Record summary
Large-subunit ribosomal RNA, domain IV from a Bacteroidota bacterium, 338 nucleotides, folded computationally. Its mean pLDDT, the model's own confidence on a scale to 100, is 86. The full RNA is in RNAcentral, with records from ENA. Taxonomically the source falls in Bacteroidota (Bacteria, Pseudomonadati).

[in-house]
Context: one part of a larger RNA
């Protein structure tokens, strides 16, 4: 000097990103327990008192065939000892407020346990059974020895109150009049070949063959309609009230429609340590408001919410070597000397 452990005057978080670590609490009995609440809970809330030994009395009765006696257990009175009576050990710190996620669960085997995943519940959608869907070249298998109160897919995520407007684009579903349109079919046309004809140039049937091709030809697309708990989207400028300010009101441009309820400097707010209030002597954090929402907003759910959480944030009590600020002790290691 290091590691592990122990003690520490006075103070008591002044430490620090942060009470990290440590300390406090701790068992049993009795009393006593708030807001809030989904009436279960919250609750071991919080908080307070007690706990040994001896003598006597009372209650209670296992045991006993019964009377009687009477263990353990409970209560009362008196007494004894110590600073101290749960204990050798085992053994919750608590409270207030906010955020997120309802909850128990699950996860990055080896830096992340969480507000991430899952979850019951909700919704949409597909599927009538040789189901849809999935694996496989197939046979076949799963789905399921199930049958729409079933099974698959997707989103949301208990519960409470709710979930507005837009179908123009994209998707999906339905429609079939018209447009477009493949293979295929095909009227007809052109070329090659040559029986034949022709003195020759050349013409040229049938067949075979190369080729053009009107027209007929589904789904799809165009088109029409529906559909947002489908993918998604949810405006601008100007003016106006008898102080000022503001604008219930008006004008105008654009749009498929211009953000409703609720919430809001928020896990979202750039400006920003916004402004006001609270807490502190002092508060970029925190809590309550305001609304100017750079850039909340309704199942990519909105707003609440008791309970729950090795979750996040702020505050308080208790307690402490975290600190002021160090010191000492035990064990081990290291180093120096011998």
């Nucleotide at each position: 000097g290091c590691g592990c452990g122990g003690u520490u005057a006075a103070g008591g978080a002044a430490c620090u990103a942060g009470g990290c670590a440590a300390a406090u609490u701790g068992g049993c009995c009795u009393c006593g327990u708030a807001a809030c609440u989904u009436c279960g809970g919250g609750a071991g809330a919080a908080g307070a008192g007690g706990c040994g030994c001896c003598u006597c009395c009372c209650c209670c009765c296992a045991c006993u065939a019964a009377a009687a006696g009477a263990a353990a257990g409970g209560g009362g009175a008196g007494g004894c000892c110590g600073c101290a009576g749960u204990g050798a050990a085992a053994a919750g710190g608590c409270c207030c407020a906010a955020c997120c996620g309802a909850c128990u669960g699950u996860u990055u085997a080896g830096c992340a346990a969480a507000a991430a995943c899952a979850c019951a519940g909700c919704u949409c959608u597909c599927u009538g059974c040789a189901a849809a869907g999935u694996c496989g070249c197939a046979a076949g298998a799963c789905g399921a020895c199930g049958u729409a109160u079933a099974g698959g897919g997707a989103g949301u995520g208990a519960c409470a109150c709710c979930u507005g407007c837009c179908c123009g684009g994209u998707g999906c579903u339905g429609g079939a009049a018209g447009g477009u349109u493949a293979a295929a079919g095909a009227a007809g046309g052109g070329g090659g070949u040559u029986a034949g004809c022709g003195u020759a140039a050349g013409c040229g049937a049938a067949g075979c063959u190369c080729u053009c091709g009107a027209c007929u030809g589904a789904a799809g697309c165009c088109c029409c309609a529906g559909u947002a708990a489908a993918c998604g989207g949810c405006g601008g400028c100007c003016g106006u009230a008898a102080c000022u300010a503001u604008a219930a009101c008006g004008g105008u441009c654009c749009u498929a429609a211009g953000g409703u309820a609720g919430c809001g400097a928020a896990a979202u707010u750039c400006c920003u340590u916004g402004u006001c209030g609270g807490g502190u002597a002092a508060g970029u954090u925190c809590c309550g408001a305001c609304c100017u929402g750079c850039a909340c907003g309704a199942a990519u759910g909105g707003u609440g919410c008791a309970a729950c959480g090795a979750g996040u944030u702020g505050g308080g009590c208790a307690c402490u070597g975290u600190c002021u600020c160090g010191a000492c002790c035990g064990c081990g290691c290291g180093c120096u000397c011998g």